[in-house]
Context: one part of a larger RNA
RNA sequence: UGACGGGGGCCCGCACAAGCAGCGGAGCAUGUGGUUUAAUUCGACGCAACGCGAAGAACCUUACCAGGUCUUGACAUCCACUUAAACUUACAGAGAUGUAAGGUGUGCUUGCACAAAGUGAGACAGGUGGUGCAUGGUUGUCGUCAGCUCGUGUCGUGAGAUGUUGGGUUAAGUCCCGCAACGAGCGCAACCCUUAUCCUCAGUAGCCAGCAAGUAAUGUUGAGCACUCUGUGGAGACUGCCAGGGAUAACCUGGAGGAAGGUGGGGAUGACGUCAAAUCAUCAUGCCCCUUAUGAUCUGGGCUACACACGUGCUACAAUGGCGUAAACAAAGGGAGGCAAAGCCGCGAGGUGGAGCAAAUCCCAAAAAUAACGUCUCAGUUCGGACUGCAGUCUGCAACUCGACUGCACGAAGCUGGAAUCGCUAGUAAUCGCGAAUCAGAAUGUCGCGGUGAAUACGUUCCCGGGUCUUGUACA
Numbered sequence: 001u002g003a004c005g006g007g008g009g010c011c012c013g014c015a016c017a018a019g020c021a022g023c024g025g026a027g028c029a030u031g032u033g034g035u036u037u038a039a040u041u042c043g044a045c046g047c048a049a050c051g052c053g054a055a056g057a058a059c060c061u062u063a064c065c066a067g068g069u070c071u072u073g074a075c076a077u078c079c080a081c082u083u084a085a086a087c088u089u090a091c092a093g094a095g096a097u098g099u100a101a102g103g104u105g106u107g108c109u110u111g112c113a114c115a116a117a118g119u120g121a122g123a124c125a126g127g128u129g130g131u132g133c134a135u136g137g138u139u140g141u142c143g144u145c146a147g148c149u150c151g152u153g154u155c156g157u158g159a160g161a162u163g164u165u166g167g168g169u170u171a172a173g174u175c176c177c178g179c180a181a182c183g184a185g186c187g188c189a190a191c192c193c194u195u196a197u198c199c200u201c202a203g204u205a206g207c208c209a210g211c212a213a214g215u216a217a218u219g220u221u222g223a224g225c226a227c228u229c230u231g232u233g234g235a236g237a238c239u240g241c242c243a244g245g246g247a248u249a250a251c252c253u254g255g256a257g258g259a260a261g262g263u264g265g266g267g268a269u270g271a272c273g274u275c276a277a278a279u280c281a282u283c284a285u286g287c288c289c290c291u292u293a294u295g296a297u298c299u300g301g302g303c304u305a306c307a308c309a310c311g312u313g314c315u316a317c318a319a320u321g322g323c324g325u326a327a328a329c330a331a332a333g334g335g336a337g338g339c340a341a342a343g344c345c346g347c348g349a350g351g352u353g354g355a356g357c358a359a360a361u362c363c364c365a366a367a368a369a370u371a372a373c374g375u376c377u378c379a380g381u382u383c384g385g386a387c388u389g390c391a392g393u394c395u396g397c398a399a400c401u402c403g404a405c406u407g408c409a410c411g412a413a414g415c416u417g418g419a420a421u422c423g424c425u426a427g428u429a430a431u432c433g434c435g436a437a438u439c440a441g442a443a444u445g446u447c448g449c450g451g452u453g454a455a456u457a458c459g460u461u462c463c464c465g466g467g468u469c470u471u472g473u474a475c476a
Base pairs, nucleotide, nucleotide: 001476002475003473004472005471007470008469009468010467011466012465013464015460016459019424020423022421026315027314028313029312030311031310032309033308034306035305042053043052064301065300066299067298068297069296070295073124077123078122079120080119081118082117083116087102088101089100090099091098092097105114106113107112108111126290127289129288130287131286135284136283137279138278139277140275142273147186148185149184150183151182152181153162154161155160166177167176168175192267193266194265195264197235198234199233201231202230203229206225207224211222212221213220238261241255242254243253244252245251317417321376322375323374324373325372327370333364334363335362338357339356343352344351345350383414388409389408390407391406392405393404394403430452431451432450433449434448435447436446
């Protein structure tokens, strides 16, 4: 100087407390361990691995296994020779592939160049093989915590100290005052995006607002940008004003005005460093290793197994509910190998049909909780829907291993969950639906969007984590 303490002081955080809803019990989905297996590919392991890499394993993906095949190779450059190659058909084969037939490139200086394929020789290719403890890059974490340092000066023999400590204050090393310090840098804050209010400008969506026409009805049409909305540019919030407190300071408390008040809400933004943290399987890369195989290709299988254990979710156990009928109100997105309306067929998944739309114009599209009426009356039920049988739909060469969905039948566990444990402070929790990426098909996951919309916070004694000052030390 640090680190540590079941030392002390001060301070903060959904850290506790006060509340709300969960998990832990059930069924299922999904990930992991274990076990099994020819293989169940690999990685991730306290917080910070376990709906994680994977924004989507039937083939492909795919890296694993079994079997069939290739050896200058599936891919790149170079040399020589040959002429077709691509493609189509037939046969053999599980296919890769092999054989046969057809088929024959572009430019021109007319036998050369280019492109392509085949054969041969080697230089080489190739490796999701090893090492993240050889590395780059990227990422997690402490932590959006308020810290981490430097120059000059001063002090100390020196390591170092001072500044950065002290008195206040703040979300903040934020600011004020003081001080052997004076300044500065990376962080904080602000500048950026979005949301909340208003104004200007602009109207192929919005409006009977005011006028006209028309219809069974509808901004449907003319006309118009007033309003809504969309987009551009601006205004607005700064402790600016008032009162009190405070050291007359920084600042704090209350008030006015205001759409918004003291960082208005949310996001992006992550200092010096820590964990030999994660990743050689995104990529790049040193070294080592394989080279008729640890490379390449094909078919089939596996990654989907199942005495069990754990994590994360979904659905429930019901009456604040289930079911039926007929009504209402969103936002944000996507659409051309696409989204697909009306109509018709089907109980339905869906089929047919094809208007319109590269989309503020058309479509996906029905929002659902909610409100109204009716029914059920506390029961393993008109709760709950697992599992199973039968019949189907769709995607796709192909749904057996192993897809999603529909109809009928079947109707399991489950009556609120032990010890323990998680999230959340406001348009939040809880609850309700909608969309997108990936994607042929395949979400209870992920990322977004809006609707309805709470309770509680006395306080900092205790648990956890962090900051700062100080103290002790058999630690460095």
Predicted 3D model of a 476-nucleotide part of an RNA (small-subunit ribosomal RNA, 3' major domain) from a metagenome.
Its mean pLDDT, the model's own confidence on a scale to 100, is 83.
It matches the Rfam family "Bacterial small subunit ribosomal RNA". Its family is annotated with structural constituent of ribosome and ribosome in the Gene Ontology.
The full RNA is in RNAcentral, with records from SILVA.